[in-house]
């Protein structure tokens, strides 16, 4: 099941923060010094959950201790991006497809 969750194309909205200084090149660009952003990706953790231990005649639960263990975000970092316009851009309407009844 008028198809969750998950995706894929097309299309419509989509923030922040240098049109910074130097250097070197005819340019395209490269290289260097500081400020800054957060919404591509990447990292970190709460509650919980697991998993070993403690005590009690025994078993559990509860409770208490311990972990390179599991665990989101638009939170935090700021590796990566990014800081005039363009591009990109989490998320997010619309239209159309894919997975899914051998199931959620």
């Nucleotide at each position: 099941a008028u198809g969750a969750c998950g995706g894929g194309c097309g299309u419509g909205g989509g923030a922040g923060a240098g049109c910074a200084c130097c250097g070197c090149g005819c340019a395209a660009g490269c290289g260097g010094u500081c400020g800054c952003c957060g919404a591509a990706g990447g990292a970190g953790c709460a509650a919980g959950c697991c998993a070993g231990g403690g005590g009690a005649g025994c078993c559990g639960g509860a409770c208490c201790c311990u972990g390179u263990g599991c665990g989101a975000a638009a939170c935090u970092c700021u590796c990566a991006g990014g800081c005039u316009g363009a591009a990109g851009g989490a998320c997010u309407g619309c239209g159309c497809c894919c997975c899914g009844a051998c199931g959620a």